[in-house]
Context: one part of a larger RNA
Formats: sequence, C1' cells, structure tokens
RNA sequence: CUGGGUGUAAAGGGAGCGUAGACGGCAAGGCAGUCUGAAAGUGAAAGCCCGGUGCUUAACGCCGGGACUGCUUUGGAAACUGUUUAGCUGGAGUGCCGGAGAGGUAAGCGGAAUUCCUAGUGUAGCGGUGAAAUGCGUAGAUAUUAGGAAGAACACCAGUGGCGAAGGCGGCUUACUGGACGGUAACUGACGUUGAGGCUCGAAAGCGUGGGGAGCAAACAGGAUUAGAUACCGUGGUAGUCCACGCUGUAAACGAUGAUUGCUAGGUGUAGGUGGGUAUGGACCCAUCGGUGCCGCAGUUAACGCAAUAAUCAAUUCACCUGGAGAGUACGUUCGCAAGACUGAAACUC
Repeated sequence: CUGGGUGUAAAGGGAGCGUAGACGGCAAGGCAGUCUGAAAGUGAAAGCCCGGUGCUUAACGCCGGGACUGCUUUGGAAACUGUUUAGCUGGAGUGCCGGAGAGGUAAGCGGAAUUCCUAGUGUAGCGGUGAAAUGCGUAGAUAUUAGGAAGAACACCAGUGGCGAAGGCGGCUUACUGGACGGUAACUGACGUUGAGGCUCGAAAGCGUGGGGAGCAAACAGGAUUAGAUACCGUGGUAGUCCACGCUGUAAACGAUGAUUGCUAGGUGUAGGUGGGUAUGGACCCAUCGGUGCCGCAGUUAACGCAAUAAUCAAUUCACCUGGAGAGUACGUUCGCAAGACUGAAACUC
C1' cells in the first nucleotide's frame, strides 16, 4: 500500500455555510461509450509460432499455414453509464393557513438582596471557627427604623420542559429579525446529498483602548492548623468578573458517537401540532406528524452496553487512526500586540 477500523482500546474535524470534486429520483427518444457478425477493407516484406524441405548436421536458407490481440466502414443487440431533447412528481424548494418557544440584536422599565452614605433608636459587644485568632467596635459598631446612591444577577414559576448549527440562551415590555413544526396541495420541476481548500460563528481565561466597579475573588498580606503548610479554614484584598469596540480561536468545545437517506418487534412517560370519537366545565380515548426521555425483541458488540434519537441492516461523501515513550516536543512556514495557535518530525530507547 491493500486491508481493517474510529462510544470506552489509537482514531469524528468545536460548529455551520459553501467552491472544486465525488455520488445522485421516475419514464421516453437521439448520439457516444459497451457487446456482437467468426461481415468487408487494411494491418508491406523480413522477424515470431507450427508443419515440411535444402546445404553431411546445426546455425542459416526456402515453401505452406497461423498469429500480428490494432484501426476504419457497415449490419445488429439491449441492460448499464455519460451527454442531449422534450416530459413527470414521489426527493428538494416556494406559496397559503395556524399555533409553540430562555433563538438573536437594540432600547426602556421593575422588585428582592448586597455594600456604602446620611439621620433616628440603642449599648457593649460584633464577626468568625472543629476550636480560635487576625479583623470591626465607647471617635458608638453589630442589631433595628427611615431616606439616598451604586453595580451586578434575575428567587418562586422550573420540568432527563423549550429554543438554537455548535458555543449557548431564563425578571418584564417594546421594536427589528432568523429558524423549526403542523395542516393544505396552489406553484417550480431533480433545482438533491456530501464537501478538499475557503469563509463565517465559536464557553471560560487572556490581551489592547476607553469606561465602570456593589458582591465575589487569582496574585498578595495578616491570623490559624501543622513537624513544616509557599495549601485546605478564617480576616482583608488587586487584576479580573460588568459595558463598548477590536484581538485571541482554544476546552472532558462530550452523546468522548461526523453529515445525509432508506429499511428493521413492541411497551411507557413528556412537551408542540393536526384529524376523529365519547362526554360535555374542561377532561378522557384512538390515529398521525415532527421533538425529547426510559424500558425492551431481533440484530450487533471483546465486554460494558446500543437497540427507529442504533453502536442493527444497507448506500453516498468528508475527516481521522496504524505499538509505547520521546512529543503535540524540536525545526521551518503561516497567523497573533503578546500569551500562544495551526501544521508537525527524528535520533535515542522499550
């Protein structure tokens, strides 16, 4: 390499859009590819293979046959593939009707809590822990009442509930806006699937500039614990956490399971539709579509388990793996302000 694989043994890209490419529905005609006639023409001779023959033999020469697997023309065949012409509606999409949703962006508003400030009441403690101490407090704290300010997060509802491609999204209102689903069957007529490169999005931390800063809190300081304690516990506390714009581009970015399509026993929850039935004050039953869970048969698996949301059976396509360690390191390219990211070895060794 072929092959065999990728939930947990090495291995699914963090996610989407999409270029080239690969693959692609039903039926009809034309052409080409394809096959066929032992069709016709050509495929020079020598050489090659077979059978003879001549030099005493061989090499060599001569005769006959074959082959020269090819190309062109013509007749025919029908499956598949390509292309083209004119079609079809089941794939895909559009329209119309309808309901659901923490989907996104921006603006405004609200209450509880926390901290701080001011004022009142009030007096000696408060706080914290396994126990303490650092800390705060007679310059009046903690507690409590009233008023004010600020920032951040939205209790209950809340649910293996919902939405989103993933990251993720949760107070309320408004504006703008994306997608999915159900029903209908009016329209287009294969417009599809996947997708190397490419582009876009992408938690937290981090970086740049300018704001903001209540609480929490790396670093740091003091107190404890301890043999020690650069920790766990406690008191403080700065970056940061928040906002705007820009960068970074990584995570156990996980379902450790790429995307798409079709087929393959059931049972039981849940939430969104639709149709039908029974009852009719608000339910129940049946069917069905698309989600989300649990159990389970066949099958599969090394086992665990998975099992219509497959890890079953098939098909298309991309990515990735090929003993451990060295090592996601070195070097080089590219990207980045940096931190670093992407790509990514070898020697040596078992």

The part of an RNA shown here (small-subunit ribosomal RNA, central domain) has 350 nucleotides and comes from an uncultured bacterium. The full RNA is in RNAcentral, with records from ENA, Greengenes and SILVA. Its mean pLDDT, the model's own confidence on a scale to 100, is 86.